[in-house]
FMN riboswitch aptamer (RFN element) from Lentilactobacillus parabuchneri, 126 nucleotides, folded computationally. The RNAcentral record of the sequence draws on MGnify. The coordinates come from a structure-prediction model, not an experiment, and the mean pLDDT is 85. Its Rfam family is "FMN riboswitch aptamer (RFN element)". Rfam describes the family as follows. The RFN element is a highly conserved domain that is found frequently in the 5'-untranslated regions of prokaryotic mRNAs that encode for flavin mononucleotide (FMN) biosynthesis and transport proteins.
RNA sequence: UUCUUCGGGGCAGGGUGAAAUUCCCGACCGACGGUGACGAUGUGAUAAUCGAAGUCCGUGACCCGCGUUAAGCGGUUGACCCAGUGUGAGUCUGGGACCGACAGUAAAGUCUGGAUGGGAGAAGAA
Numbered sequence: 001u002u003c004u005u006c007g008g009g010g011c012a013g014g015g016u017g018a019a020a021u022u023c024c025c026g027a028c029c030g031a032c033g034g035u036g037a038c039g040a041u042g043u044g045a046u047a048a049u050c051g052a053a054g055u056c057c058g059u060g061a062c063c064c065g066c067g068u069u070a071a072g073c074g075g076u077u078g079a080c081c082c083a084g085u086g087u088g089a090g091u092c093u094g095g096g097a098c099c100g101a102c103a104g105u106a107a108a109g110u111c112u113g114g115a116u117g118g119g120a121g122a123a124g125a126a
Stems, first nucleotide, its partner, number of pairs: 001126006013025003027110002029100002031059004038051004054098002063075004080096005102113003
C1' cells in the first nucleotide's frame, strides 16, 4: 500500500387514558482508542502478560456548511459530586446524582425508520 473478515446494548412489573415500551411510578443499557494508585496470572523478588472509566483526554454515528448528490475538508455534537484511604484520586472503595442525534408516533437513551447503510477501530492475509 492492497485485500478479507469482524465491528452497540437496553423499559420487567404497574398507573392514567380512546390511544403511551413516548406521560407518571419503577426497570434496564453503556461503541472505539488512550491513560490508569486497581485486580488476576506470574517471579525468590523484579520483569512480563491479560483485564479494568457512559460522565478524564480524544474518536465515531446523526446534523449543518463547502465541494461535482463524490473523495475530502471545516463546524456542531451529552453527563459527577460527596465521603474514605493515601505523598498524590479524573480512574480505587463506599454513597448519592447525572447523561444519551435525527424522522415518525400521545411527548421515546430503550419502539419503528433512514440502515442489507455508514463507522472510530480490531484481527488476519499478501